[in-house]
RNA sequence: CCGUACUAGAUGGGGAACUAGCGGUGCCCUGUACCCGCAAUCCGCUAUAGCGGGAUUGAAUUCCCUUUUUCGACCUUUGGCCCUCCGAGACUAUCGCGGUUGGACAGUAUUGAAAGCUGGGUCCUGCGCGGCAGAAGCCUGUGAACCCCGUCAGGUCCGAGAGGAAGCAGCGGUAAGCAAUCCCUUCUGGGUGCCGCAGGGUAGCCUGGCUGGAGCUGAACGGCCCCGAAAAGUUGGGGGGUCCGGGCCAACGAAGGGUGUACGG
Numbered sequence: 001c002c003g004u005a006c007u008a009g010a011u012g013g014g015g016a017a018c019u020a021g022c023g024g025u026g027c028c029c030u031g032u033a034c035c036c037g038c039a040a041u042c043c044g045c046u047a048u049a050g051c052g053g054g055a056u057u058g059a060a061u062u063c064c065c066u067u068u069u070u071c072g073a074c075c076u077u078u079g080g081c082c083c084u085c086c087g088a089g090a091c092u093a094u095c096g097c098g099g100u101u102g103g104a105c106a107g108u109a110u111u112g113a114a115a116g117c118u119g120g121g122u123c124c125u126g127c128g129c130g131g132c133a134g135a136a137g138c139c140u141g142u143g144a145a146c147c148c149c150g151u152c153a154g155g156u157c158c159g160a161g162a163g164g165a166a167g168c169a170g171c172g173g174u175a176a177g178c179a180a181u182c183c184c185u186u187c188u189g190g191g192u193g194c195c196g197c198a199g200g201g202u203a204g205c206c207u208g209g210c211u212g213g214a215g216c217u218g219a220a221c222g223g224c225c226c227c228g229a230a231a232a233g234u235u236g237g238g239g240g241g242u243c244c245g246g247g248c249c250a251a252c253g254a255a256g257g258g259u260g261u262a263c264g265g
Base pairs, nucleotide, nucleotide: 001265002264003263004262005261006260009057010056011055012030013029014028015027020046021045022044023043024042034054035053036052037051038050063258064257065256066255067254068253072249074247075246076245079243080242081241082240083239084238085237086236087235088234091233094229095228096227098225099224100223101222102221105218106217107216108215115211116210117209118208119207120206121205122204123200124199125198126197127196128195129193130192132189133188134187135186136185137184140179141178142177148173149172150171151170156165157164158163
């Protein structure tokens, strides 16, 4: 160096989750990669960490180690963006009340604006006058079987008589009461008055006079300010998604290195 027969190993690996931990079944990634049985209300094991049975290959393209690459998963932030929930009301879109200001417009004003002074009314109190309503009085009428008055026919009573007495009806009158008149008198009352007198008060409205000598008023719009509403923007906190960055694993791939035994030539 060659040949034959073997052995270790290989015939997939990784992530999250589960678990005290490891591996597997299940999920995901990678991408092609022996078979059968077991297993998420899990299964099997214990640092040599799937168990049991079989098959192929086999010391290298294939096995092992290191480095590298980074599919993918996971963790993470005073980061960016988006969605959502609970709040806030400093700023603030928008809206409302008010003030001030601007230009244009309209009205009004030298037949006199603003402003100032002064008087009257409206307001309150008291007194008076009037009106209205009620009551009483006055006036008129009516008004008592008897227990009111006058006169009392008839009748009654006393008396020898002369005469006398009480007295019903009728007639006349009157009291309380009733009715009417409402002219007059008195008292009381008010949702009473273009009424009179006196006093007070307010400066709001209306109005007269005097001074004064050119402004005054209005709605809409714009600017600014104040107060309030509102919560889109803004802002505090919570949750979710996604992207960038960081961390920890890491398949496929790439590079470098390592690895037997026996026999024969």
Molecule: Bacterial large signal recognition particle RNA
Organism: Chloroflexota bacterium